This is a predicted structure of a 74-nucleotide RNA (transfer RNA) from a Patescibacteria group bacterium.
RNA sequence: GGGCCUGUAGUUCAGUGGAAGAACACUACAUUCGCAUUGUAGAAACGGCGGUUCAAAUCCGCCCGGGUCCACCA
Numbered sequence: 001g002g003g004c005c006u007g008u009a010g011u012u013c014a015g016u017g018g019a020a021g022a023a024c025a026c027u028a029c030a031u032u033c034g035c036a037u038u039g040u041a042g043a044a045a046c047g048g049c050g051g052u053u054c055a056a057a058u059c060c061g062c063c064c065g066g067g068u069c070c071a072c073c074a
Base pairs, nucleotide, nucleotide: 001070002069003068004067005066006065007064010024011023012022013021018054026042027041028040029039030038047063048062049061050060051059
């Protein structure tokens, strides 16, 4: 330098055009003498910029980060 894959909540992952979800973690309340457990409630995210579309996390382009393979140099 080129090809391919990938980027969603603090973490691990769903969601493949039409209300952004789960688990664990976190906060509050209840429960307890207290902690834990359990229950209820809550906060929390689409890497960035454009394009297509009535509508984009999803499709397209560029950029950025990560992974992998190849090439070049040494």
The RNAcentral record of the sequence draws on ENA and MGnify.
The source organism's lineage runs through Bacteria and Bacteria candidate phyla.
Model confidence (mean pLDDT): 83 of 100.
RNAcentral records the identical sequence in 2 taxa.